Context: one part of a larger RNA
Molecule: small-subunit ribosomal RNA, 3' major domain
Organism: metagenome
This record gives sequence, structure tokens and C1' cells, in this order.
RNA sequence: UGACGGGGGCCCGCACAAGCGGAGGAGCAUGUGGUUUAAUUCGAUGAUACGCGAGGAACCUUACCUGGGCUAGAACGUAGGACGACAUUCCGGGAAACCGGAAGUCCCGUCAGGGCGGCCUACGAGGUGCUGCAUGGUUGUCGUCAGCUCGUGCCGUGAGGUGUCGGGUUAAGUCCCAUAACGAGCGCAACCCCUAUCAUUAGUUGCCAUCAGGUAAAGCUGGGAACUCUAAUGAAACUGCCUACGCAAGUAGUGAGGAAGGUGGGGAUGACGUCAAAUCAGCACGGCCCUUACGUCCAGGGCGACACACGUGCUACAAUGGCCGGUACAGAGGGUCGCUACCUGGUGACAGGAUGCUAAUCUCGAAAACCGGUCUCAGUUCGGAUUGAAGUCUGCAACCCGACUUCAUGAAGCUGGAUUCGCUAGUAAUCGCACAUCAGCCAUGGCGCGGUGAAUACGUUCCCGGGCCUUGUACA
Repeated sequence: UGACGGGGGCCCGCACAAGCGGAGGAGCAUGUGGUUUAAUUCGAUGAUACGCGAGGAACCUUACCUGGGCUAGAACGUAGGACGACAUUCCGGGAAACCGGAAGUCCCGUCAGGGCGGCCUACGAGGUGCUGCAUGGUUGUCGUCAGCUCGUGCCGUGAGGUGUCGGGUUAAGUCCCAUAACGAGCGCAACCCCUAUCAUUAGUUGCCAUCAGGUAAAGCUGGGAACUCUAAUGAAACUGCCUACGCAAGUAGUGAGGAAGGUGGGGAUGACGUCAAAUCAGCACGGCCCUUACGUCCAGGGCGACACACGUGCUACAAUGGCCGGUACAGAGGGUCGCUACCUGGUGACAGGAUGCUAAUCUCGAAAACCGGUCUCAGUUCGGAUUGAAGUCUGCAACCCGACUUCAUGAAGCUGGAUUCGCUAGUAAUCGCACAUCAGCCAUGGCGCGGUGAAUACGUUCCCGGGCCUUGUACA
């Protein structure tokens, strides 16, 4: 100087407490361990691995296994050589890859050659093989915590200290006062984006108050530029005003005004560094290793196994509910071999027609809620696993191993031990919708969007993590 303490002081955080809803019990989905296997490819492993890399494993992907092939190679460049085509088609073998054979056969031209194409030769290949403890780049975490440092000066023999401490204050090393320190940098804050209010500009594909036409109805039409909205610019919030306290910074107020009040709400933004943290399998790259194979092509299988253990979720155990009928209201996105209105067929998944839309134009489009009826506490009209049968769709192909539909079947489960997780407001809880990936989909995942919409916080003694000061130390 640090680190540590079941030392002290001050302070903060859904850290505890106060509440609400979960997990741990059940069934299923998914990831992991283990076991099994020819293979169950590889990585990630306390917090910071385990719905993670994977934002789509039937083939492909694919890196694994079995079997069958190729060897300058599956791709590309340069130089040389021979050919004139190459592609493609057919025949035989074959699961295919591939092997053998046959057909096929170019342009310009100054007749030197050039272009183009595959083939041969030479030089460069190729490797998801190893090392993340050789690395770059990227990322997690402490932590959006308030810290981490420098120049000059001063103090100390020196390591180093001071500044950065002290008194207040703040979300903040935020600011004020004091001060052997005076300044400065990286962080904090602000500048950026979205959202809440208003104004201006602009009115199409969006809007419709007034006027007119028109309909079964409808901005449907003329028209309008008010309103909503769209999207660009600007205004607005600064403790600015008032009162109280205070030297100040600032704090308090059921204060005023205001759409918004003390960081208005949310996002992006992650200091010096820590964990030899993660990744050589995204990519790049040093070294090592393989080179008729650890490269590469293909068929089939596997990554989907199943006594078991754990994590993350979904659905439930019901009456604040289930079922049937009726009837409303979003936002954000997507759409050309795509989204599809509408019509017809089918109980349905869907199919056959048909029309609009390269989209504020056409289209995909809510559920909970509300109204009426029924069920009456039961393993049930709860719950839907599992299984049987018949189908639909995608795709070369749904056996291993797809989703969906209909009929039948109707398992466990009556609120879950110790323990444990999330959340402080448009939040939790609950309800649906869209998107990426994608032929299809094992999505209950991820990422967004809106609808309905709570309870509680006395307080900081205790648990966990962190910050500052101080103290002890046989630790570095």
C1' cells in the first nucleotide's frame, strides 16, 4: 500500500421486512448430468453452464457412426501442354456417389494467334484435428457500482502519501464550505432515440366538423384542411416562482402555475481493472499434427436412446370456473411464386375457383372483457396425458423422426416437505397478437406489441451484495 475480520461508524440496492404471484409435488415440452450405444458430434459447468452457441437436426444442415467411392483432390488463382469444345443425352453395373462405353461437338481471325471451355502437368490445396494457458476480435461478470488516475507543487531516506481527507449535500468523486495543495483526464450528468403536451408546415393511400349528392349500409362521391393521424421543425421543466430552514450547496410543502416537477417515464450508453473467466466450432491467426487421409463425395443410421438425477418452462388441479350462443374494442409487424377478400365443397384440418395488393390504398388479423343460457362441488360437463381409427398439408421422401384435423379413449393431478425465485406502477398478475429462423415443424422457446390491471413498503435489528472513513493482523 492492499486484502481479510463471526472489528467499529456512515450509506445504498426487491438485500431483508410489508405484500402479490410462482418454483419445489402431477402430466408433458425442452436443456443438462448419468447410463446405454456402431455413433448417441462438439463446446458451455457456483454466482457469471443447464428453452445456452442452435433466430428451426426427417434428407440437407452434420462436424458423429456403418458401408461404398475419389486421390492435385469438392472450390479458386498463376504458368505450361495437348484437345476443340463444354454442356447434355443414351446404354450397362450400382443404394447413390461413382466406374465403363456410345452419341454429341465453338466463335473471331490480318491464318501469327486470340477468346472460351473442360482435361493433363507444375506451384499454391484441404482439415469443425490439438493448444482460448501462445493470440486478435468479440462477450459474460463485479456493475450503470461511483469509482480509477495524471501533471506540477508539497511531505517522506524510501515503498509511498497529499490532491481523492474533514463538515454538509446528492442518484452520483453531484455540488458547496473548509483545506499544502492547484489544476486536469477516463467515468457521473448532459448532448442521442422513443414516449407524455402544444404550435407551425404539409394533406395522400389517412381524416370528415360544416355544405351538397347518394346508399340496405358505408368518407361511398363532389368537396373540405377544422379534428384525429401521419412526419419534419420548433416550444416547453430550469428548484425558474412562492413559503419555511440553511453561510452555501441544497432540503421540505395536499404551495402556485402547468400536459408533465425536482433525473417526468423508458432505452442506447458499461471507467481503471478482476476472474490465465468464455470462445482456435462464427471469423482471423502463431506453433504442433494428418496428407491414397484426421482431406473429400455418397447411401443409410445417429444427434430424438432411457432404470434414474437436476435446471428452465407449459398445462392443470376448477365455480373470480368449464361449456354453448350472441356481441364489441388494439398496437406493432409481415406479404409477389407472397398475403389473400369473396364464392363453392367439407363436421374440420383444408381443397377448388376468383379478385385486390410490390401496400397509411389490398390483405393477414385479437383474446380476456360484456350479454344470455347451462353445469352445482363430483376425480365432475374439472383436467387433458396416453392409446386406437380415419384424414389434411408441406416435402424427392414423414418407419426410425413432422405439424394439424375429426371420432373414440379419458392417466396422474383436489394447491404441493425442507427450501427457494420474481416484482415498487401502467409494475406484478392475467389476456391474446405479430415477427425472425423457416418447404414444413416438434415454438410451451426467443424477441417485440398492445388489452384488462392490483396489493404493499412501519422500518434498516437481522440475511446477501456493494460504496466511503477508521481500527487490528503471525496474510501478500